[in-house]
RNA sequence: AACGACGACGAGGGAGAGAUUCUCUUUUAGAGAACGCCGAAGGUGCAAGAUCAACUUUGCAAGAGUUGAUCGAAACUCUCAGGCAAAAGAACCUUGCCGCCGAU
Numbered sequence: 001a002a003c004g005a006c007g008a009c010g011a012g013g014g015a016g017a018g019a020u021u022c023u024c025u026u027u028u029a030g031a032g033a034a035c036g037c038c039g040a041a042g043g044u045g046c047a048a049g050a051u052c053a054a055c056u057u058u059g060c061a062a063g064a065g066u067u068g069a070u071c072g073a074a075a076c077u078c079u080c081a082g083g084c085a086a087a088a089g090a091a092c093c094u095u096g097c098c099g100c101c102g103a104u
């Protein structure tokens, strides 16, 4: 110098669902309540499997089986949070730059 992983920041793209009803206010809107919805900020849950322990089997051990505990992914799940005209936000993808590590 180039490459890759992770992270921050910038740029481009970026879905879904009531411009619902009522009340108040500073009345294109905001706040609260009611009913109906969405999943892609964030967050919740767990499958295979792995580990440990106890018990059973076995002459003993290994192995196997059962039970319990721990770890264990997501765009799945829940709908807590957030959202349901536009705006804003938005997982994720691309890209720029910086930091750090691989690694001297």
Stems, first nucleotide, its partner, number of pairs: 003102002006099002009096005018035001020034006036084003042080001043078001045076001049071009
A computed fold for a 104-nucleotide RNA from a Chloroflexota bacterium, annotated as Glycine riboswitch aptamer. Lineage of the source: Bacteria > Bacillati > Chloroflexota. The prediction has a mean pLDDT of 82. Rfam family: Glycine riboswitch aptamer. About the family: This family represents the bacterial glycine riboswitch.